[in-house]
RNA sequence: CGGGGUGUAGCUCAGUCUGGUAGAGCAUUGCCUCAGGGAGGCGAAGGUCGGAGGUUCAAAUCCUUCCAUUCCGA
Numbered sequence: 001c002g003g004g005g006u007g008u009a010g011c012u013c014a015g016u017c018u019g020g021u022a023g024a025g026c027a028u029u030g031c032c033u034c035a036g037g038g039a040g041g042c043g044a045a046g047g048u049c050g051g052a053g054g055u056u057c058a059a060a061u062c063c064u065u066c067c068a069u070u071c072c073g074a
Base pairs, nucleotide, nucleotide: 001073002072003071004070005069006068007067010026011025012024013023020057028044029043030042031041032040033039034038050066051065052064053063054062
């Protein structure tokens, strides 16, 4: 320098192909149960979906560009 992958909750990831209410597990927290360390049950909170711009009635998703990280090639 050229090409590709990844970026979503504190952590690990799904959702993107086929645009239509942002999710799961773990962790955190409230209540209940058990004699208890702890375990189990029912809830809750937590997100400018890496940044900016564009297309659209509507974008995590499509397009452009940039950033971070990683792989391949030269």